Predicted 3D model of a 384-nucleotide RNA (Bacterial RNase P class A) from a soil metagenome. The prediction has a mean pLDDT of 76. Rfam family: Bacterial RNase P class A. By type it is a ribozyme.
[in-house]
RNA sequence: GGUCAGAUGGUCGCUGGCCGCCCCGUUGGCUUCGGCCGACGGGAGAGCGAGAGGAAAGUCCGAACUCCACAGGGCAGUGUGCUGGUUAACGGCCAGUCCGGGUGACCGGAAGGAAAGUGCCACAGAAAAAAUACCGCCGUUUCCCUUCGGGGGAGCGGUAAGGGUGAAAAGGUGCGGUAAGAGCGCACCGCUUGGGUGGUGACAUCCAAGGCAGGGUAAACCCCACACGGAGCAAGACCAAAUAGGGAAGCGUUCGAGGGCUGCCCGCCUGAAGCUUCCGGGUAGGUCGCUCGACCGGGCGAGCAAUCGUUCGGCUAGAGAAAUGACCGUCGGCUUCCGCCGAGGCGACUCGCGGGAGUCACAGAAUUCGGCUUACGGCCGACU
Numbered sequence: 001g002g003u004c005a006g007a008u009g010g011u012c013g014c015u016g017g018c019c020g021c022c023c024c025g026u027u028g029g030c031u032u033c034g035g036c037c038g039a040c041g042g043g044a045g046a047g048c049g050a051g052a053g054g055a056a057a058g059u060c061c062g063a064a065c066u067c068c069a070c071a072g073g074g075c076a077g078u079g080u081g082c083u084g085g086u087u088a089a090c091g092g093c094c095a096g097u098c099c100g101g102g103u104g105a106c107c108g109g110a111a112g113g114a115a116a117g118u119g120c121c122a123c124a125g126a127a128a129a130a131a132u133a134c135c136g137c138c139g140u141u142u143c144c145c146u147u148c149g150g151g152g153g154a155g156c157g158g159u160a161a162g163g164g165u166g167a168a169a170a171g172g173u174g175c176g177g178u179a180a181g182a183g184c185g186c187a188c189c190g191c192u193u194g195g196g197u198g199g200u201g202a203c204a205u206c207c208a209a210g211g212c213a214g215g216g217u218a219a220a221c222c223c224c225a226c227a228c229g230g231a232g233c234a235a236g237a238c239c240a241a242a243u244a245g246g247g248a249a250g251c252g253u254u255c256g257a258g259g260g261c262u263g264c265c266c267g268c269c270u271g272a273a274g275c276u277u278c279c280g281g282g283u284a285g286g287u288c289g290c291u292c293g294a295c296c297g298g299g300c301g302a303g304c305a306a307u308c309g310u311u312c313g314g315c316u317a318g319a320g321a322a323a324u325g326a327c328c329g330u331c332g333g334c335u336u337c338c339g340c341c342g343a344g345g346c347g348a349c350u351c352g353c354g355g356g357a358g359u360c361a362c363a364g365a366a367u368u369c370g371g372c373u374u375a376c377g378g379c380c381g382a383c384u
Base pairs, nucleotide, nucleotide: 001380002379003378004377006331007330008329009328010327011326012325014051015050017048018047021045022043023042024041025040026039027038028037029036030035053362057373058372060371061370062369063368064367065232066231067230068229077228078227079226080225081224082096083095084094085093086092097111098109099108100107101106112223113222117221118220119217120216121215134163135162136159137158138157139156140155141154142153143152144151145150171189172188173187174186175185176184190212191210192209193208194207195206196205197204198203236288237287238286239285246279247278248277249276250275251274254272258270259269260268261267295314296313297312298311299310300309301308302307332360333359334358335357336356337355338354339353341352342351343350344349
């Protein structure tokens, strides 16, 4: 980097779908009155066919879709941050540049700005940023000692070469130079500036000039550039009980609506105000959204590649607390044990054969898709 996700047979189940056999209803025709044939609608008993993944996971990033919000602009906030490409989009991917690591194959990188401003740099250290003199080195003044060569103490000044501290100390190494030193001078390296060449670009490389300049930290605030409205299929749309509210109309209040005896009438009792119908919102419940899609596989073409174009073929869960399973057999892989077995070996043991036992990972759709990350068992290939 690629690939598989144990294989196969039987029995019994689970979730959707189809349904010409079967069952039910309506209806038409025929009839020897027993039924037969057909059309339409319904059911799903028999039958047929389908049924998890490379990550279905985490829900981290980006989209589709849906609803809400939205004149335009700004602030705030969040994210991204080398270059070019790719894509519906991305913080993904591909190719490259630079830096870092590795002997190497190769691997890793939140990789704009520290001269806009502010802050911080613990401990240690003399000094942590327009610096500083602790030790040391050098000069000088003075005092003391002296074997007269010098030595020691104190003060002032020079010095960043040496020591020491630190993660980091004001370009590095060498030569010259100097009282001692110092880019003070020179060579090389580095750096800055300017120019040339190559490249779409990040950048690379060459030449010249300049003694060289305020160190680090932006995974500190911040500045710059670019992008971003919010919520999510429990989105959302439709149909729509019972009960209780709302609105309208009609009837009714002593000329009695309604209720009970009672299925109806009469009658009796009750009853001092509601009753009936319709409309509308919403709940339970149901239907849709829902799986044919930026889809999958093969060929050809363009491209280093990601990817794109074209052509041929394919259809691959759609449930709603959630199905995709269980048992038995055969074969296969792995582990372990056994053998009056075979081969090799002095031997420990190794390999083969046969048999027994155990075991076969990570994990499971829930609107869909593109990525990332994480979990995990084998097999195969390439390179160091």